[in-house]
Context: one part of a larger RNA
RNA sequence: CCGUGGUUAAGGAACUCGGCAAAUUAACCCCGUAACUUCGGGAAAAGGGGUGCUAUCUUCGGAUAGCCGCAGUGAAACGAUCCAAGCGACUGUUUAACAAAAACACAUCUCUCUGCCAACACGUAAAGUGGAUGUAUAGGGAGUGACACCUGCCCGGUGCCGGAAGGUUAAGAGGAGAGGUCAGCGUAAGCGAAGCUUUGAAUUGAAGCCCCGGUAAACGGCGGCCGUAACAAUAACGGUCCUAUGGUAGCGAAAUUCCUUGUCGGGUAAGUUCCGACCUGCACGAAUGGUGUAACGAUUUGGAUACUGUCUCAACCACGGGCUCG
Numbered sequence: 001c002c003g004u005g006g007u008u009a010a011g012g013a014a015c016u017c018g019g020c021a022a023a024u025u026a027a028c029c030c031c032g033u034a035a036c037u038u039c040g041g042g043a044a045a046a047g048g049g050g051u052g053c054u055a056u057c058u059u060c061g062g063a064u065a066g067c068c069g070c071a072g073u074g075a076a077a078c079g080a081u082c083c084a085a086g087c088g089a090c091u092g093u094u095u096a097a098c099a100a101a102a103a104c105a106c107a108u109c110u111c112u113c114u115g116c117c118a119a120c121a122c123g124u125a126a127a128g129u130g131g132a133u134g135u136a137u138a139g140g141g142a143g144u145g146a147c148a149c150c151u152g153c154c155c156g157g158u159g160c161c162g163g164a165a166g167g168u169u170a171a172g173a174g175g176a177g178a179g180g181u182c183a184g185c186g187u188a189a190g191c192g193a194a195g196c197u198u199u200g201a202a203u204u205g206a207a208g209c210c211c212c213g214g215u216a217a218a219c220g221g222c223g224g225c226c227g228u229a230a231c232a233a234u235a236a237c238g239g240u241c242c243u244a245u246g247g248u249a250g251c252g253a254a255a256u257u258c259c260u261u262g263u264c265g266g267g268u269a270a271g272u273u274c275c276g277a278c279c280u281g282c283a284c285g286a287a288u289g290g291u292g293u294a295a296c297g298a299u300u301u302g303g304a305u306a307c308u309g310u311c312u313c314a315a316c317c318a319c320g321g322g323c324u325c326g
Stems, first nucleotide, its partner, number of pairs: 001321008010312002014310001019307001027051005036041001038146001052067006068072001080305007087297002092104002109143006120130003147292004152222003157219002159215005166210003172204002177199005184191002223241005250284001251281001262278005
């Protein structure tokens, strides 16, 4: 000097990103126990008191009297608690070896596919198998994520479903016409049947696409400018442009707010954090769910009591190392 353990005057979080670590609490019995609440909880809430030994009595639970110590759950084991907010309802699951969470799952709700040799999946375009010895109160896929109150508008784009009149459209069918070759004709130039061969127009020709409808708990989207009220300010109101429709309820400087330490209030002597409001939402918003919510959480944030070597500010002790000598 390092590690582990222990004690400490006065103060008591002044430490620090942060009470990290440590300390406090602790067992059993009795009393007592708030807001809130889904009436189950919250709850061991919180907060108090008791606990040894001896004798007597006893309904064997205990009661009364006495005694000792600083101390009677005499050692060890053995909850710190409360207030407020965010997120996720909950128990659970996860990055074996840096992340346990607000991530995943979940019961619930919704959409969609599937009539059975089901859809779907594995498999060689197979057999076969799973689905299932199941049959739409079943099975597959997708989203949401207890519960309460709700879930607005847009089908123009993309997707899906339905439609079939017209347009477009492949192979195939079709074969007008054209070329090559050569019997023949012709003095020659050339013409050129049949066959073989190389091509090949019209016409016909399905789904799809175009087209016509539907569909958003499908993918998604949900405006701008100007003016106006008898101070000023603001604009219930009006005008105009664009759009498929212009963001409803609720919430809002938020796990979302750049400007920003927004402004006001609370808490502190003092508060970029926190809580309650305001709304000017850079860039919330309704199952990529919105807003609440009791209970729950090795979750995140702020505050308080108790407690303490975290600190003011360090000291000592024990053990084990380092180091020195050997």

Annotation:
This is a predicted structure of a 326-nucleotide part of an RNA (large-subunit ribosomal RNA, domain IV) from a metagenome. It matches the Rfam family "Bacterial large subunit ribosomal RNA". Gene Ontology terms of the family: ribosome and structural constituent of ribosome. The full RNA is in RNAcentral, with records from SILVA. Model confidence (mean pLDDT): 88 of 100.